The part of an RNA shown here (large-subunit ribosomal RNA, domain IV) has 319 nucleotides and comes from Candidatus Altarchaeales archaeon WOR_SM1_86-2. The full RNA is in RNAcentral, with records from SILVA. The prediction has a mean pLDDT of 86.
[in-house]
Context: one part of a larger RNA
RNA sequence: CUCUGUUCAGGGAAGUCGGCAAAUUGGCUCCGUGGCUUUGGUAUAAGGAGCGUCUAUCCUCGAGUAGAGGGUAGAUUUCAAUAACAAGGGGAUUCCGACUGUUUAAUAAAAACAUAGGUCCCUGCAAGUUCGAAAGGAUGUGUAUAGGGGCCGAUGCCUGCCCAGUGGCGGUAUCUGAAACUUCGGUUCAACGAAGCGAAGGACCGUUAAACGGCGGGGGUAACUAUGACCCUCUUAAGGUAGCGUAAUACCUUGCCGCUUAAUUGGCGGCUUGCAUGAAUGACUUAACGAGAAUCCUGCUGUCCCGAACAGAGGCUCG
Numbered sequence: 001c002u003c004u005g006u007u008c009a010g011g012g013a014a015g016u017c018g019g020c021a022a023a024u025u026g027g028c029u030c031c032g033u034g035g036c037u038u039u040g041g042u043a044u045a046a047g048g049a050g051c052g053u054c055u056a057u058c059c060u061c062g063a064g065u066a067g068a069g070g071g072u073a074g075a076u077u078u079c080a081a082u083a084a085c086a087a088g089g090g091g092a093u094u095c096c097g098a099c100u101g102u103u104u105a106a107u108a109a110a111a112a113c114a115u116a117g118g119u120c121c122c123u124g125c126a127a128g129u130u131c132g133a134a135a136g137g138a139u140g141u142g143u144a145u146a147g148g149g150g151c152c153g154a155u156g157c158c159u160g161c162c163c164a165g166u167g168g169c170g171g172u173a174u175c176u177g178a179a180a181c182u183u184c185g186g187u188u189c190a191a192c193g194a195a196g197c198g199a200a201g202g203a204c205c206g207u208u209a210a211a212c213g214g215c216g217g218g219g220g221u222a223a224c225u226a227u228g229a230c231c232c233u234c235u236u237a238a239g240g241u242a243g244c245g246u247a248a249u250a251c252c253u254u255g256c257c258g259c260u261u262a263a264u265u266g267g268c269g270g271c272u273u274g275c276a277u278g279a280a281u282g283a284c285u286u287a288a289c290g291a292g293a294a295u296c297c298u299g300c301u302g303u304c305c306c307g308a309a310c311a312g313a314g315g316c317u318c319g
Stems, first nucleotide, its partner, number of pairs: 001314008010305002014303001019300001027051005035042002038154001052076010077081001089298007096290002101113002117152007128139004156284001158282001160215003165212002167208005174203003181196005216234005243277001244274001255271006
């Protein structure tokens, strides 16, 4: 000097991206317990008190001065009685994901995956999906309350408009539409040429968005001003509804206002003209849960002010 431990006056997060690390708390019994809530919970919420040993006595169980449990009154040791070990710090708010679960064996455990649940599509069984040139298998010795596939992802409340494009499904008088076939021409026979016939598909018509997806611009207008319920116009398939909103989405942006601080690009609550939110690519909420992300308060502390001492191990120096 390094590492691993132990202790520390006064202060108590001033350290730091961030309380990282450490400290605090910790067991049992009794009291007590807000707000929220899906009434189950949250909850060991929070916050308090007691705890060893001995004496006397009472109660209950017991056949019982065997034993066990409980109460009352007193006494007593220690710095300290859950005396060692073991053994939650707590609270408030927001975001995300409902939850338990799963995952990158060896840098990621999460807001990713899954999930119950919702919805759409295919399938009537010699089915559909799937493995296999096939034979033959799986689903399944199942049968639509079943099986397969897609998307969303508990619950609650909802899920607006658009079928023009791309796709799916259905229809179809007519048009298009290959070979084959028929007829005609042609050829010694053919090749070849023309016409007819005409499947699927397409054109055409309809339907379908919890299919892929999409969801405007300009101008004017109310008796202060401002704003614009209202009107005009261009244009589209339709012009973004309910919600939410400076957001895990907002460029400008450290938006503006309020609370929090002595001071806040933070956090929370509002407003909101949203560069470029938005409804199962789900929207908005939501109790409980989380080694998830962010903020604050309290307790606690060598994180720090600012270092110090001790124990053990190693390094280094000398022998």